[in-house]
RNA sequence: GCGGACGUGGCGGAAUCGGUAGACGCUGCCGACUUAAAAUCGGUUUCCUUCGGAGUGCGGGUUCGAGUCCCGCCGUCCGCA
Numbered sequence: 001g002c003g004g005a006c007g008u009g010g011c012g013g014a015a016u017c018g019g020u021a022g023a024c025g026c027u028g029c030c031g032a033c034u035u036a037a038a039a040u041c042g043g044u045u046u047c048c049u050u051c052g053g054a055g056u057g058c059g060g061g062u063u064c065g066a067g068u069c070c071c072g073c074c075g076u077c078c079g080c081a
Stems, first nucleotide, its partner, number of pairs: 001080007010026003019064001028044005046054003057073005
């Protein structure tokens, strides 16, 4: 230099054919249980907050509607040279 795959909350990881973004698990926090702890169980866990908004690597485009499709860029991995 060329080709391909991928990028989603604090972490891993889902999201069918474009139709409620974050299922499920982990971590953290609160509570129950216990003399106390572990284990287990329940609740909660993106951000701002004027409670209404924003948010899928970044910037555009298509569409009534985009994590998903198209273009450019950035990054990671794989292959070729």
A computed fold for an 81-nucleotide RNA from Sphingomonas beigongshangi, annotated as transfer RNA.
Its Rfam family is "tRNA". By type it is a transfer RNA. Rfam describes the family as follows. Transfer RNA (tRNA) molecules are approximately 80 nucleotides in length. Its family is annotated with triplet codon-amino acid adaptor activity in the Gene Ontology.
It was read from a public genome assembly.
Its mean pLDDT, the model's own confidence on a scale to 100, is 81.